[in-house]
RNA sequence: AAUAGCCUUCGGGGACAGGUGUAAUUCCGUACCGGCGGUUAAAGCCCGCGAACCGCAUUUGCGGUUGAUCCGGUGGAAAUCCGGGGCCGACAGUAAUAGUCUGGAUGAGAGAAGGAUAAG
Numbered sequence: 001a002a003u004a005g006c007c008u009u010c011g012g013g014g015a016c017a018g019g020u021g022u023a024a025u026u027c028c029g030u031a032c033c034g035g036c037g038g039u040u041a042a043a044g045c046c047c048g049c050g051a052a053c054c055g056c057a058u059u060u061g062c063g064g065u066u067g068a069u070c071c072g073g074u075g076g077a078a079a080u081c082c083g084g085g086g087c088c089g090a091c092a093g094u095a096a097u098a099g100u101c102u103g104g105a106u107g108a109g110a111g112a113a114g115g116a117u118a119a120g
Stems, first nucleotide, its partner, number of pairs: 006115005015030002018028002031100002033089002035049004044087002052065005069085005091103003
């Protein structure tokens, strides 16, 4: 110095002035938010992963389902920067339909940082 394992810590954000109504933070209206890795230049919407759900197995793994982007400019290179327009958002609950309320969840995890150790 790198590799293999071990240990520790970290690891998801966001609304209401108002309207209608018996009833809505769920409809209308106007707002706000965006996990992780990669990608010759930086990403909610390019590729993949995690989470969630279903099935099989109980070896803790395998398989399936799982949303959304265009134009112009700069530049050697950008669907990632700048400008403009658009779109998306699991499951369950609720006197009314939920990305933002409540719940599983003080959970789990993709991963990130650090520490010492062993062999060569």

The prediction has a mean pLDDT of 81. The RNA shown here (FMN riboswitch aptamer (RFN element)) has 120 nucleotides and comes from a Syntrophomonadaceae bacterium. NCBI's taxonomy places the organism under Bacteria, Bacillati, Bacillota, Clostridia, Syntrophomonadaceae.